[in-house]
RNA sequence: GGGCCUUUAGCUCAAUGGUAGAGCAUCGGUUUUGCAUACCGAAGGUUGGGAGUUCAACUCUCCCAAGGUCCA
Numbered sequence: 001g002g003g004c005c006u007u008u009a010g011c012u013c014a015a016u017g018g019u020a021g022a023g024c025a026u027c028g029g030u031u032u033u034g035c036a037u038a039c040c041g042a043a044g045g046u047u048g049g050g051a052g053u054u055c056a057a058c059u060c061u062c063c064c065a066a067g068g069u070c071c072a
Base pairs, nucleotide, nucleotide: 001071002070003069004068005067006066007065010024011023012022013021018055026042027041028040029039030038048064049063050062051061052060
């Protein structure tokens, strides 16, 4: 220098172009003498940044950034 892959909640990851979800963690409640476990619930997202296509974009296209990998 070039090719490919990844980037979504605090962490690990989903989501066929049509209202962004789960597990763990956090907080609250029930249960216990108390803690843990278990159960119920809540909060937490400019979907890495920007632009484009579209009635509509996490999803398609382009540019940039970060990380990984391969070639030279």
Molecule: transfer RNA
Organism: bacterium